[in-house]
RNA sequence: CACCGAUAAUAGCAAACCCGCUGAAAGGCGGGGACGCAAAGCCACGGGUCUAAGGACAAUAAGUCUACGAUAGCCGGGUUGCCGAA
Numbered sequence: 001c002a003c004c005g006a007u008a009a010u011a012g013c014a015a016a017c018c019c020g021c022u023g024a025a026a027g028g029c030g031g032g033g034a035c036g037c038a039a040a041g042c043c044a045c046g047g048g049u050c051u052a053a054g055g056a057c058a059a060u061a062a063g064u065c066u067a068c069g070a071u072a073g074c075c076g077g078g079u080u081g082c083c084g085a086a
Stems, first nucleotide, its partner, number of pairs: 004084002012037002017032006035073001041079003045076003048071003054066004
């Protein structure tokens, strides 16, 4: 330096659930709370998944399709970074 990752050390994040705000929704943000996490830091580039406001179809209905919305704690990829046993 590259991989790797411990019943080590130091710090960190925070699922479900509850409260508030926000959003059409999925979801996000703040507080509480810890299931877990060695990138559970960051980036929607590829795939997946969720939602369907707007749009299209439909008959103006029921409904169906659709991401320009969301997810980095679904996977891959990119990028930055703490520690150092085997």